[in-house]
RNA sequence: AGCCGAUUAGUCUAAUGGUAGAAUGCUGGGAUUUGGCCCCAGAGGCACAGGUUCGAUUCCUGUAUCGGCUG
Repeated sequence: AGCCGAUUAGUCUAAUGGUAGAAUGCUGGGAUUUGGCCCCAGAGGCACAGGUUCGAUUCCUGUAUCGGCUG
């Protein structure tokens, strides 16, 4: 330099173009003599900027970061 892939909650990981989910962690409550385990509830997320579309996590373009391959 060229090519390929990935980017979603604190972490990890799903999602045929049609209300963004789970696990774990966190907070509150219950239970417990207390704590842990357990039960219930809650907060918290689509890397960024454009485009297509009635509608984009999803499709297209560019940027950023990370990883890989070729030389």
Description: Predicted 3D model of a 71-nucleotide RNA (transfer RNA) from a Cyclobacteriaceae bacterium. Its Rfam family is "tRNA". It is annotated as a transfer RNA. Rfam links the family to the GO term triplet codon-amino acid adaptor activity. The sequence is in RNAcentral, with records from ENA. The organism belongs to Cyclobacteriaceae, within Bacteria. The prediction has a mean pLDDT of 82.